A computed fold for a 115-nucleotide RNA from Lactobacillus sp., annotated as FMN riboswitch aptamer (RFN element). Lineage of the source: Bacteria > Bacillota > Bacilli > Lactobacillales > Lactobacillus. The model forms 100% of the base pairs in the Rfam consensus.
RNA sequence: UGUUGUUCUCAAGGCAGGGUGAAAAUCCCGACCGGCGGUUUCAGUCCGCAACCUGUAUUUACAGUGGAGUCCUAGCAGGCACCGAUAGUUACAGUCUAGAUGGGAGAGAACAGGC
Numbered sequence: 001u002g003u004u005g006u007u008c009u010c011a012a013g014g015c016a017g018g019g020u021g022a023a024a025a026u027c028c029c030g031a032c033c034g035g036c037g038g039u040u041u042c043a044g045u046c047c048g049c050a051a052c053c054u055g056u057a058u059u060u061a062c063a064g065u066g067g068a069g070u071c072c073u074a075g076c077a078g079g080c081a082c083c084g085a086u087a088g089u090u091a092c093a094g095u096c097u098a099g100a101u102g103g104g105a106g107a108g109a110a111c112a113g114g115c
Stems, first nucleotide, its partner, number of pairs: 003113008017029003031095002033084002035049004044082002053064004069080003086098003
C1' cells in the first nucleotide's frame, strides 16, 4: 500500500397554527420531513440498493415488485412542482400507534492472516 477473515459499534426524519365536526396530528387551509452507495460538483424525485409488499421455500435464502422534476448556470443557491409500504384508528395518515428492544443497504473501529 492493497487485500482476506473474525468480532464489535453505529445505521430515519417530520403536521406548528387554524377551519369543519359528536369525533380528525387521518378531511380542508397551512406546516414539516427526506435511509445507503454511486454519479468529476453537496441528489427524496439520475443510476443502483435497502426497507416495506408479493411469491416460492421454510426461518434463512432465492425470485419478483418497487413512488416522484423540471426551469436556470449543476446534483449547489434560487424559482415553481411532485412523491412517500402494511395494519390500526369515534373520521380517509409520508408525519400518530403497532409489527419494531425487529430487519437492513451500508458506515466505522479493533484484532488476526496473506502479499